[in-house]
Molecule: transfer RNA
Organism: Planctomycetota bacterium
RNA sequence: GCGCCCGUGGCGCAACAGGUAGCGCAGCGGCCUUUUAAGCCGAGGGUUCCCGGUUCGAGUCCGGGCGGGCGCA
Repeated sequence: GCGCCCGUGGCGCAACAGGUAGCGCAGCGGCCUUUUAAGCCGAGGGUUCCCGGUUCGAGUCCGGGCGGGCGCA
C1' cells in the first nucleotide's frame, strides 16, 4: 500500500429483508439470611466510533474518515 471482517450501556454480545435498540454479567434498590455469599423481585443506564448522503423513516443501505483484528505485498 491492497483486500476482508469488526466498532451498539461499565464488560460480553443480539437486533429477520430499513420501522420508535434488546439479552446476559457487573453496579444500584428490595426480599430472604444472625451476617456474607447464593437465590428471588425491581428500577435505572445507550443520541449505536465520527462527518455527510439516500429515505416518510437508518444500528441496518451508500460515500469519506478514525480505531481494532486477519491475510497479501